Predicted 3D model of a 100-nucleotide RNA (Glycine riboswitch aptamer) from uncultured Rhizomicrobium sp. The model forms 80% of the base pairs in the Rfam consensus. The prediction has a mean pLDDT of 76. NCBI's taxonomy places the organism under Bacteria, Pseudomonadati, Alphaproteobacteria, Micropepsaceae, Rhizomicrobium. Rfam family: Glycine riboswitch aptamer. Rfam describes the family as follows. This family represents the bacterial glycine riboswitch. A reference for the family is Mandal et al. (2004), "A glycine-dependent riboswitch that uses cooperative binding to control gene expression", Science. Rfam links the family to the GO term glycine biosynthetic process. The sequence is in RNAcentral, with records from MGnify.

[in-house]
RNA sequence: CUUCUGGAAAGCGGCGAUGCCCUGGCACCGCCCACCGAAGGGGUAAUCCGGCGCUCCGUCAGGGAUGACCGGGGAAAUCUCUCAGGUUCGAUGACAGAGG
Numbered sequence: 001c002u003u004c005u006g007g008a009a010a011g012c013g014g015c016g017a018u019g020c021c022c023u024g025g026c027a028c029c030g031c032c033c034a035c036c037g038a039a040g041g042g043g044u045a046a047u048c049c050g051g052c053g054c055u056c057c058g059u060c061a062g063g064g065a066u067g068a069c070c071g072g073g074g075a076a077a078u079c080u081c082u083c084a085g086g087u088u089c090g091a092u093g094a095c096a097g098a099g100g
Stems, first nucleotide, its partner, number of pairs: 001100006011033001013032004018027004034087003040083001041081003047073005052067002055064003
């Protein structure tokens, strides 16, 4: 990377138009409100560097250790955001197992 298998969540929401079947349904689109986290995406830890403070060694060049301090960067998720995606029993699908 690929094949098979397993695999969750959340409104069968409201309004409007169009089409089809015919008096009430179905499909699709747009808008509104309320929700979900497991396509994808964003944020985030330990940590690193510099400054400053304290302290130790010193051949006085410098080096070591340290910090609820200041500044800058990198960096993960099943955490978090809800941009995207999803909420009509269908499907999506992180992830897991087996095979190639």